[in-house]
Context: one part of a larger RNA
RNA sequence: CGUAGGAGAUUUGAAGGGAGCUGUCCUUAGUACGAGAGGACCGGGAUGGACGUACCUCUGGUGCACCAGUUGUCCUGCCAAGGGCACAGCUGGAUAGCUAAGUACGGACGAGAUAAACGCUGAAAGCAUCUAAGCGUGAAACUCUCCCUAAGAUUAGAUCUCCCACACUGUUAAGGUGGUAAGGCUCCAGAGAGACUAUCUGGUUGAUAGGCCGGAGGUGGAAGCGUGGUAACACGUGCAGCUGACCGGUACUAAUAAGCCGAGGG
Numbered sequence: 001c002g003u004a005g006g007a008g009a010u011u012u013g014a015a016g017g018g019a020g021c022u023g024u025c026c027u028u029a030g031u032a033c034g035a036g037a038g039g040a041c042c043g044g045g046a047u048g049g050a051c052g053u054a055c056c057u058c059u060g061g062u063g064c065a066c067c068a069g070u071u072g073u074c075c076u077g078c079c080a081a082g083g084g085c086a087c088a089g090c091u092g093g094a095u096a097g098c099u100a101a102g103u104a105c106g107g108a109c110g111a112g113a114u115a116a117a118c119g120c121u122g123a124a125a126g127c128a129u130c131u132a133a134g135c136g137u138g139a140a141a142c143u144c145u146c147c148c149u150a151a152g153a154u155u156a157g158a159u160c161u162c163c164c165a166c167a168c169u170g171u172u173a174a175g176g177u178g179g180u181a182a183g184g185c186u187c188c189a190g191a192g193a194g195a196c197u198a199u200c201u202g203g204u205u206g207a208u209a210g211g212c213c214g215g216a217g218g219u220g221g222a223a224g225c226g227u228g229g230u231a232a233c234a235c236g237u238g239c240a241g242c243u244g245a246c247c248g249g250u251a252c253u254a255a256u257a258a259g260c261c262g263a264g265g266g
Base pairs, nucleotide, nucleotide: 001152005163006162007161008160009159010158011157015149016148017147018146021049022048023047024046025045026044027043033038051106052105053104054103055102059100060099061098062097066093067092068091069090070089071086072085073084074083075082076081110144111143112142117137118136119135120134164265166178167177168176169175183261184260185259186258187203188202189201190200191199208254209253210252211250212249213248214247215246217243218242219241224237225236226235227234228233
């Protein structure tokens, strides 16, 4: 820009893409078959491999603004307690998120039309013949069935809901201009989204982010004081103190204020 007014939702599916794999074991059955050795079709069940998708409950990994321990040195006057630097100084753990080696699930079932092939009926050609007319069976291939995209599918689809038939101008026609409606955008707080954009959640009639409060989870028993010990240290107060992303609550802070676009209908 188009989709013959302007919007907000919900959709149909032309078309396109993805997926499509397979082993072993048990059973049928030591049956059919076979002198024996051996050893099935068909059917039923179990369990794997590789591949793929999703997710983080579990097992782990990571986790540079979480917790603890610890070395050297400098500093906060000193003790104690802390801070800086040393690869994040080193070490042990670890929430959220992201992850695989973890957890779920998938290939199917089925239908249609077929290939090779196997048939029925059957002439040409009194026989025969699956074929010439006609009718069947038949595969991981084909078309569906499963998943995803999808009406710029210009053949531009469908349904529901909302807004209305405003002014001025115009050879009162086409049209033009302007302010609006429903609605949208800018802007702002952001994340379940993200390179940007977009998407999504919100913008005081508000829990969108931060703060604060409570909780979960993590760490693992803070400081101070007391007791014991010459001391290192231990114990008590006290499952303490601290705590990023997680779950809730709460308007304390910030989403203020404002601007713009947007129909008048073949």
A computed fold for a 266-nucleotide part of an RNA from a Clostridia bacterium, annotated as large-subunit ribosomal RNA, domain VI. The full RNA is in RNAcentral, with records from ENA. The source organism's lineage runs through Bacteria, Bacillati, Bacillota and Clostridia. Its Rfam family is "Bacterial large subunit ribosomal RNA".